[in-house]
The RNA shown here (transfer RNA) has 73 nucleotides and comes from Spirosoma harenae.
Rfam family: tRNA.
Model confidence (mean pLDDT): 82 of 100.
RNA sequence: AGAGUAGUGGUGCAGUGGUAGCAUACUUGGUUUGGGACCAAGGGGUCGUCGGUUCGAAUCCGGCCUACUCUAC
Numbered sequence: 001a002g003a004g005u006a007g008u009g010g011u012g013c014a015g016u017g018g019u020a021g022c023a024u025a026c027u028u029g030g031u032u033u034g035g036g037a038c039c040a041a042g043g044g045g046u047c048g049u050c051g052g053u054u055c056g057a058a059u060c061c062g063g064c065c066u067a068c069u070c071u072a073c
Base pairs, nucleotide, nucleotide: 001071002070003069004068005067006066007065010024011023012022013021018055026042027041028040029039030038048064049063050062051061052060
């Protein structure tokens, strides 16, 4: 320098045009001598960023940023 993959609650991931979910973690309550486990309830993300397309974008298109991989010098 060229190419590819990825970026979504604290963490790990799903969601491929129509109101953003799961697991785990966290908070509160119950249970327990206490802890763990279990049960119930609850809070937390405007989807890396800036634009475009669309009635409508996490999703489609473009630029940029970051991480990883491959190729070349």